About this RNA:
This is a predicted structure of a 64-nucleotide RNA (Fluoride riboswitch aptamer (crcB RNA motif)) from Aquihabitans sp. G128. The model forms 100% of the base pairs in the Rfam consensus. Rfam family: Fluoride riboswitch aptamer (crcB RNA motif). Its family is annotated with positive regulation of gene expression and response to fluoride in the Gene Ontology.
[in-house]
RNA sequence: UCGGGCCACGGCGAUGGGGCUCGCCGCAACCGCCCACCCCCGGGCUGACGGUCCCUACCAGGUC
Repeated sequence: UCGGGCCACGGCGAUGGGGCUCGCCGCAACCGCCCACCCCCGGGCUGACGGUCCCUACCAGGUC
């Protein structure tokens, strides 16, 4: 100097925050689906999670 393994740390998993957990990444992981469109522009749908529990925001309805 190069390569590999382990640990620690940090980050990521389509819209905010916290706990547990799973996977991935070390400037990379990641950035949903459908229609139209060469591209750009445009229209529509689902979801605050990768999984799970909770809080908040948003939407709809009911009661006073």